[in-house]
């Protein structure tokens, strides 16, 4: 140097238009793309992270018991095996690519939030009248990768940081 260990520091993007009174959730286009790994560069191969459940463990305030120093219960915080978790396919170039190049596809935790989009009730009208549209309102139902929240949070892992160990 490598490597090992303790610390800083870093560590996630994306919008416009239409209809409407009203819409970044509706239509309609356009946009994005976290680490690591893989013969070649990955949202879609492997695997890991966030979201969420959780055996099981440390803390542990404070409660009861009694043989008075232990026993047993536990609010609350912290770790955490382990579960949960989306999507690609042709053709070209190539030693080597589901990774690049062309084509045409797909996917996108949670919790909130308007629907003009559904079901229903009730009124009004209008009609070809046990029935059907329309319009008005009321209740309830679904809809956001891009909006707003837990998050000025954690974290997978990076530093060409800093220290010290290091042949």
């Nucleotide at each position: 140097a490598a490597c090992g260990u303790g610390c800083u520091c870093c560590g996630g993007g994306g919008u416009c238009a239409g209809u409407g009174a009203g819409a970044u959730u509706c239509u309609g286009a356009a946009c994005c793309g976290g680490c690591g790994g893989u013969g070649a560069c990955a949202g879609u191969c492997c695997g890991c992270g966030a979201c969420c459940c959780g055996a099981g463990g440390g803390u542990g305030a404070g409660c009861u018991g009694c043989u008075c120093g232990c026993a047993g219960c536990g609010a609350a915080u912290c770790c955490g095996a382990g579960g949960u978790u989306g999507a690609a396919c042709c053709g070209g170039u190539g030693g080597a690519a589901u990774u690049c190049c062309g084509g045409u596809a797909c996917c996108g935790a949670c919790g909130g939030u308007a629907a003009u989009g559904g079901c229903g009730a009730u009124g009004u009208c209008g009609u070809u009248c046990u029935g059907c549209g329309a319009c008005a309102c009321c209740u309830c139902c679904u809809c956001a990768g891009u909006c707003c929240g837990g998050a000025u949070g954690g974290a997978a892992g990076g530093a060409u940081g800093c220290a010290c160990g290091g042949a």

Predicted 3D model of a 167-nucleotide RNA (FMN riboswitch aptamer (RFN element)) from Herbiconiux sp. Rfam family: FMN riboswitch aptamer (RFN element). About the family: The RFN element is a highly conserved domain that is found frequently in the 5'-untranslated regions of prokaryotic mRNAs that encode for flavin mononucleotide (FMN) biosynthesis and transport proteins. The source organism's lineage runs through Bacteria, Bacillati, Actinomycetota, Actinomycetes and Herbiconiux. The model forms 100% of the base pairs in the Rfam consensus.